[in-house]
A computed fold for a 65-nucleotide RNA, annotated as Pistol ribozyme. The sequence is in RNAcentral, with records from ZWD. The model forms 100% of the base pairs in the Rfam consensus. Its mean pLDDT, the model's own confidence on a scale to 100, is 77.
RNA sequence: AGCCGACCGAGCGGCUAUAAAUAGGGUUUAGGCUCGGUGCGUUCCCUCUUCGGAGGGAGGUAUCU
Numbered sequence: 001a002g003c004c005g006a007c008c009g010a011g012c013g014g015c016u017a018u019a020a021a022u023a024g025g026g027u028u029u030a031g032g033c034u035c036g037g038u039g040c041g042u043u044c045c046c047u048c049u050u051c052g053g054a055g056g057g058a059g060g061u062a063u064c065u
Base pairs, nucleotide, nucleotide: 001016002015003014004013005012006038007037008036009035010034011033024065025064026063027062032040042059043058044057045056046055047054048053
């Protein structure tokens, strides 16, 4: 300098041509690196269903250091 961690902003972390990852550490959770917003995914409940799914509502990890 570039790229990546859904997207935008701010952080944090990683990688060097690749697009992934263990993201200070331990335990725990389906809950995704963190915060705000949006979206997707995901958990539970209800309805419909051609049994492939579709719609509506609710939840949005916790704790210690």
Record summary:
Rfam family: Pistol ribozyme. On this family, see Weinberg et al., Nat Chem Biol 2015: "New classes of self-cleaving ribozymes revealed by comparative genomics analysis".